[in-house]
RNA sequence: UCCGGGGUAACUCAAUGGUAGAGUACUUCGCUGUUAACGAAGGAGUUGUGGGUUCGAGUCCCACCCCCGGAGCCA
Numbered sequence: 001u002c003c004g005g006g007g008u009a010a011c012u013c014a015a016u017g018g019u020a021g022a023g024u025a026c027u028u029c030g031c032u033g034u035u036a037a038c039g040a041a042g043g044a045g046u047u048g049u050g051g052g053u054u055c056g057a058g059u060c061c062c063a064c065c066c067c068c069g070g071a072g073c074c075a
Stems, first nucleotide, its partner, number of pairs: 001071007010024004018055001026042005048064005
């Protein structure tokens, strides 16, 4: 430098261009002699950054940043 994959909640990951969700974790309540387990409820998001297309973008297009893998170049 080139090619491919990825970046979304604290973490692991979803999401046909049409209200951004699940599991785990966290908080509260119930249950229990207590804890754990179990049950119920709740808070949580600048979808890496900046533009573009569109009535509408996590999703499509462009540039850039970061991570992983592969290829190449130099001495």